[in-house]
Context: one part of a larger RNA
């Protein structure tokens, strides 16, 4: 000097930031992922119509719901266990690769089929939920046809550091779906961009040698198989390599950076909060769909553990936001709105969002401001001290003349909206900020220190006692060092003290 701090005394306002560093301990309850009817069948409120035996019917409509499908859910949001490793920065390669939404550009969107969920019927179950029959529709799901382009052989021309890569030419195989009243908005196949992903490589970044030899899919090569793609990644054969004192194996701690604090600088330390990457989702494993996952709020299998049960069987994963118990010096609310800004679903209105905006809480850290300001000696009283002369608190009160900032009442009030709607109209924060006006010095000062380092001394009590202390060191009858008072000194809505680093 610094801090996500804690603790002890004490405590007026705002503003903006911050807040489980421990047990990646275990979780009641709510809430965080949905959305499209302009994809489809159904279901059919309220309202007009018509008809009526007044009991209803039918038709138009279009809320409403669950189900099929489509996107989305691999974002956004936690944490930091694991990991010493291309996990992270940084510099390069992919001629070894993949990319849905979005952009451009080429060509196309032709023609059939059968099914199944809702639905109803019946059965099981305690329950989670499951089985049988029948019935229907699609942008669901299968054939057919049509090739500019792809992919495979074969051939020509160009280029490249090498395996190659770009064109062109011949023969084989495979797509497509509609809805709107129109404009549109889709679909499918090829090419580029973007953007994200994945993969390889030099560099650099921690302790240990009281760890010195490790290594059999080990290291190389053929084939092969698998991947979006290279590889022992895997698998069958052959060789016997391959690191290592420039520290291999082994152990120990660690998420990494940008950056923060510290220093003049080199460095040293750290990796809260913010922003990038990675790596996890009760603890091991596993693949499914999918453009993207080996998936936090999917699914299966084991294990712990915790609820339900009719004992047959089931359900559950806060390291989201709050909350709860526990651990512990020690960290907030089971709050408001989607108004703004992102983001998912829709033509779109909208809907959904504990992302995000905001309020609450905490002096927790910064930065403002405030406790009033001028005058005013008889230097009042009182308190300390004394050589009793006095001194000192101390212009400091009292008293007189202003002043109202903050808080206080009360009138008045936004920007933040762009945007979306036919219009009316739409702000959570908020009657906040902010601006007037009212009244009164009125409601606002603490803590540590004063032997030396170190700014600041006296008196009293105590008696090596009781305590003090970072180091030196005080205390045993005048202690400026201990307790107390009165005076001073330093900070100040904070000041000590402990911890940590420099």
């Nucleotide at each position: 000097g610094a801090c996500g701090a804690a603790c002890g005394c004490u405590g007026g306002c705002g503003g903006u930031g911050u807040g489980c560093u421990u047990a990646a301990c275990a979780c009641a309850u709510g809430c965080a992922a949905g959305u499209c009817g302009a994809g489809c069948g159904a279901u059919g409120a309220a309202a007009c119509a018509c008809c009526u035996u007044c009991g209803g019917g039918u038709g138009u409509g279009a809320a409403u719901u669950a189900g099929c499908g489509g996107c989305g859910a691999a974002c956004g949001g936690g944490u930091g266990a694991g990991g010493a490793a291309c996990a992270c920065g940084u510099g390069a390669a992919g001629a070894a690769u993949c990319u849905g939404c979005c952009u451009u550009c080429a060509a196309c969107u032709c023609u059939g089929g059968g099914a199944u969920a809702a639905c109803u019927c019946c059965g099981g179950g305690a329950a989670a939920c499951c089985g049988g029959g029948g019935c229907u529709a699609a942008u669901a799901c299968c054939g057919g046809a049509u090739a500019u382009g792809a992919g495979c052989c074969u051939u020509g021309a160009u280029c490249g550091c090498a395996u190659g890569a770009u064109c062109g030419g011949g023969g084989c195989u495979g797509g497509a779906a509609a809805g709107u009243u129109u404009u549109u908005c889709g679909g499918u196949u090829g090419a580029a961009g973007a953007u994200g992903a994945c993969u390889u490589c030099g560099c650099g970044g921690c302790c240990u040698a009281u760890c010195a030899g490790c290594u059999u899919g080990u290291u190389g090569g053929u084939g092969a198989g698998g991947u979006a793609a290279u590889g022992g990644c895997u698998c069958a054969c052959c060789a016997a390599g391959g690191c290592g004192a420039c520290g291999a194996c082994g152990g120990g701690u660690a998420g990494c950076c940008g950056g923060c604090c510290u220093g003049a600088g080199a460095g040293g330390g750290c990796g809260a909060c913010c922003g990038g990457c990675c790596a996890c989702a009760c603890u091991g494993g596993g693949a499914c769909u999918g453009a993207g996952a080996c998936a936090c709020g999917g699914c299966c299998c084991a294990g712990a553990c915790u609820c339900c049960u009719a004992c047959g069987g089931g359900a559950g994963g806060c390291a989201g936001c709050a909350g709860u118990g526990g651990g512990g010096a020690a960290u907030a609310u089971u709050g408001g709105g989607c108004a703004a800004u992102g983001g998912a679903g829709g033509a779109a209105a909208c809907u959904c969002u504990g992302a995000c905006c905001c309020a609450g809480c905490g002096a927790c850290g910064c930065c403002g401001c405030g406790u009033g300001a001028g005058g005013g000696a008889u230097g009042a009283a009182g308190g300390c001290c004394u050589u009793c002369g006095g001194g000192u608190u101390g212009u400091a009160a009292a008293c007189c003349u202003c002043u109202u900032u903050c808080a206080g009442u009360a009138g008045g009030g936004a920007a933040g909206a762009a945007g979306c709607g036919a219009a009316a109209g739409u702000g959570a924060c908020g009657g906040u900020a902010c601006c007037u006006a009212c009244a009164g010095a009125a409601g606002a000062a603490g803590c540590a220190c004063c032997g030396g380092c170190u700014a600041a001394c006296u008196a009293u009590g105590u008696g090596c006692c009781a305590g003090c202390a970072g180091c030196c060191g005080c205390g045993g009858u005048a202690a400026u060092a201990c307790a107390u008072a009165g005076g001073g000194u330093g900070c100040a809505a904070g000041c000590g003290u402990u911890g940590u680093c420099c």
Predicted 3D model of a 502-nucleotide part of an RNA (small-subunit ribosomal RNA, 5' domain) from an uncultured bacterium. The RNAcentral record of the full RNA draws on ENA and SILVA. Model confidence (mean pLDDT): 84 of 100.